[in-house]
Context: one part of a larger RNA
C1' cells in the first nucleotide's frame, strides 16, 4: 500500500434487543449423507449443497445393472463397386430387438417400340471398400458461455497536475449532511469514467379518448340486463396530467424539523437493473470447446430390473397434538388464470372416485369454478375424546399397451404416535407476519405436502446501539503479505 488486531472512533441492517409465528420432540411427504446391492446413473456439500440441476423416474425419460442383438453404425456429409423398380403385405422363430423365408408390385424423367416390353438416368433400398460417425468418456485446475456470493453494499477508478530517491500518495481525507463518493463548505488539487439516483414496467388519484362479450342511472320488459334502449356509473384499454422539498413557520449552506393542500409527501409502494472485484466459488451432464482416452466398444438397438433398497443420521416441508376448536345443516364475499388431440354445461345413474349425456365455446361471451377462512344456528364438554389422523383389511373408479415391483383418487371398516416439544435455532417492521382458499406450469395419470403467481381475513413491537453476526469511512499497532 493491504489484510488481520479478544485496538480506538464514527455509522449502518431483522445483527442484536422490543414482539409475532415458527423448526429442533410426534406421524407422514420429499431430498441428503450412510449403508444395502447385478444397479441404486450423475452432479451439488458451511454460509453460498440437502422440495438443488428434476417446470412432474411404471415403460419412454435413463445416463446405472442384467441378459440378448449389431459393427460405416440410431445421426451427417461425400466417394467408388456390385445387386434390386420405389414400396408394400403374409408366413415363421423371438421377451422384444432382430434373424429366416413366401408373395404382390414397374410409379417419375428420357430413349427406342403399334403393344408385350427392353435400356439408361434421378431418388430410394440392400451388400461391400474406405473417409468418417459416435461417446450424458476424463479434466470446471486448460476455456467460452451461464450462474451463485460478499451486496443493491457505497464503493472502485483514470487523466493532466503536485508531493516523494521509490513503492505509492494527494483527487476519494477533513467539517456537515444523505438510502447513497447524495449533496454542501473547506482544501494542491482541477476535472472525468464504473457504480449511486433518474430514465423503464405494475399498484395508487384524476382527466381525454373509445362501448362489446362489459355496465344499468333514467323510460319500457323479463323467471334472470333477458331484451329494446344508453355509455351517465362500474370496468377494460389507450393517452396525458399529478410530488418538486413546489407553500407557509423554524434553523447560516446542504439539508432537517413542525404544519397546510392532496388520492399520494419526504426514494410514495413494489419490481426489473447487481461497478472493480473476491471465493483456481458451481456447471466440460443444457450447450459450446482445447487436451487426453474408446473405435466387433466407453458407440448403437432392444426386454426386463433399478433411479422408488433401509439398522439409522442430518435437512426442508406438510398435518396435528384441539374449544379462538370439532361436526352438521344454512346464508354469503374474491382475484388472477388456463381451455381444440382442450375445456365440458343442463339433465339423467352411482354413497362417492366417476359414469351416461350431449348445448356452448379457440372464449371479458362458453366453461374449468361449489372459494375457504367468516357468518347463523344446534351439538359434543376437557376425555387421548364427535381431537389426530398414521397403519392396515376389504370392495371400486380413472389415465394408459401395460398400475406386481412402482400411480392417484373413492367407499367401509381400521383407528398408531401425539396433550405444545431439551441444549440449541429460524423468519419477519404493515396491507408485512400470522392465517384461509384459488389458479397455474411441468403434465396420459401422478406419488404437488414443492415451486410460481393470486387474492380474503389481519396483527403486535422497536426503549434503543452496551453486547452477538456481518458490512462502510477514519485511525493505530504488526515480527503478516
Nucleotide at each position: 500500500u493491504g489484510a488481520c488486531g479478544g485496538g480506538g472512533g464514527c455509522c449502518c441492517g431483522c445483527a442484536c434487543a422490543a414482539g409475532c409465528g415458527g423448526u429442533g420432540g410426534a406421524g407422514c411427504a420429499c431430498g441428503u449423507g450412510g449403508u444395502u446391492u447385478a444397479a441404486u446413473u450423475c452432479g451439488a456439500u458451511g454460509c453460498u449443497a440437502a422440495c438443488c440441476g428434476c417446470a412432474g423416474a411404471a415403460c419412454c425419460u435413463u445416463a446405472c445393472c442384467u441378459g440378448g442383438g449389431u459393427u460405416u453404425g440410431a445421426c451427417a456429409u461425400a466417394a467408388c463397386a456390385c445387386g434390386g423398380g420405389a414400396u408394400u403385405a403374409c408366413a415363421u422363430u423371438g421377451a422384444a430387438a432382430g434373424g429366416u423365408g413366401u408373395g404382390a408390385g414397374u410409379g417419375c424423367c428420357g430413349g427406342a417400340g403399334c403393344a408385350a416390353u427392353c435400356c439408361g438416368g434421378a431418388a430410394c433400398c440392400g451388400u461391400g471398400u474406405a473417409a468418417c460417425a459416435g461417446g450424458u468418456g476424463c479434466u470446471g485446475c486448460a476455456u467460452g458461455g451461464c450462474u451463485g456470493u460478499c451486496g443493491u453494499c457505497a464503493g472502485c477508478u483514470c487523466g493532466u497536475g503536485c508531493c516523494g530517491u521509490g513503492a505509492g500518495g494527494u483527487g476519494u481525507u477533513g467539517g456537515g449532511u444523505u438510502a447513497a463518493g447524495u449533496c454542501c463548505c473547506g482544501c494542491a488539487a482541477c476535472g472525468a469514467g464504473c457504480g449511486c439516483a433518474a430514465c423503464c414496467c405494475c399498484c395508487g388519484c384524476a382527466u381525454u379518448c373509445a362501448a362489446u362479450u362489459g355496465c344499468c342511472a333514467g323510460c319500457a320488459u323479463u323467471a334472470a340486463g333477458u331484451u329494446g334502449g344508453g355509455c351517465a356509473c362500474u370496468u377494460u384499454g389507450u393517452a396525458u396530467g399529478g410530488a418538486c422539498a413546489g407553500c407557509c413557520g423554524g434553523c447560516u449552506a446542504u439539508g432537517c424539523c413542525g404544519g397546510a393542500g392532496g388520492a399520494a409527501g419526504g426514494u410514495g409502494g413494489g419490481g426489473a437493473u447487481g461497478a472493480c472485484g473476491u471465493c483456481a466459488a458451481g456447471u466440460c451432464a443444457u450447450c459450446a470447446u482445447g487436451g487426453c482416452c474408446c473405435u466387433u466398444a466407453u458407440g448403437u438397438c432392444c426386454a426386463g430390473g433399478g433411479c422408488u433398497a433401509c439398522a439409522c443420521a442430518c435437512g426442508u416441508g406438510c398435518u396435528a397434538c384441539a374449544a379462538u376448536g370439532g361436526u352438521a345443516c344454512a346464508a354469503u364475499c374474491a382475484a388472477a388464470g388456463g381451455g381444440g388431440a382442450g375445456c365440458c354445461a343442463a339433465g339423467c345413474c352411482g354413497c362417492g372416485a366417476g359414469g351416461c349425456g350431449g348445448a356452448g365455446c379457440g372464449a371479458a361471451u362458453c366453461u374449468c369454478a361449489g372459494a375457504a377462512a367468516u357468518u347463523g344456528u344446534a351439538u359434543c364438554u376437557c376425555a387421548g375424546u364427535u381431537c389426530g389422523g398414521a397403519u392396515u383389511g376389504c370392495a371400486g373408479u380413472c389415465u394408459g399397451c401395460a398400475a406386481c415391483u412402482c400411480g392417484a383418487c373413492u367407499g367401509c371398516a381400521u383407528g398408531a404416535a401425539g396433550u405444545c416439544g431439551g441444549a440449541a435455532u429460524c423468519g419477519c417492521u404493515a396491507g408485512u407476519a400470522a392465517u384461509c382458499g384459488c389458479a397455474g406450469g411441468u403434465c396420459a395419470g401422478c406419488a404437488a405436502a414443492a415451486c410460481u403467481g393470486c387474492g380474503g381475513u389481519g396483527a403486535a413491537u422497536a426503549c434503543g446501539u452496551u453486547c452477538c453476526c456481518g458490512g462502510g469511512c477514519c485511525u493505530u499497532g504488526u515480527a503478516c503479505a

RNAcentral holds the full RNA, with entries from ENA and SILVA. A computed fold for a 481-nucleotide part of an RNA from an uncultured Deferribacterales bacterium, annotated as small-subunit ribosomal RNA, 3' major domain. The coordinates come from a structure-prediction model, not an experiment, and the mean pLDDT is 83. Its Rfam family is "Bacterial small subunit ribosomal RNA". Gene Ontology terms of the family: ribosome and structural constituent of ribosome.